A computed fold for a 74-nucleotide RNA from Halanaeroarchaeum sulfurireducens, annotated as transfer RNA.
The source organism's lineage runs through Archaea, Methanobacteriati, Methanobacteriota, Halobacteriales and Halanaeroarchaeum.
It matches the Rfam family "tRNA". By type it is a transfer RNA. Gene Ontology term of the family: triplet codon-amino acid adaptor activity.
The prediction has a mean pLDDT of 81.
RNA sequence: GGGCCAGUAGCUCAAUCAGGUAGAGCGCCACUCUGAUAAGGUGGAAGCUUGCGGUUCAAAUCCGCACUGGCCCA
Numbered sequence: 001g002g003g004c005c006a007g008u009a010g011c012u013c014a015a016u017c018a019g020g021u022a023g024a025g026c027g028c029c030a031c032u033c034u035g036a037u038a039a040g041g042u043g044g045a046a047g048c049u050u051g052c053g054g055u056u057c058a059a060a061u062c063c064g065c066a067c068u069g070g071c072c073c074a
Stems, first nucleotide, its partner, number of pairs: 001073007010026004020057001028044005050066005
């Protein structure tokens, strides 16, 4: 220098192909259960999706350019 993949909740990942209310597990908080703890049960908080711009009635999703990380080629 070139190519490919990834970036979404505190963490690990879905949702992207095929645009239409942003989800799950673990963790966290409260309550419940217990003599108490753990496990179990119920409820809750937590991200408007790496950034900017474009397309669209509508963008995490499509397009462009950047940034960060990983892999491959040179």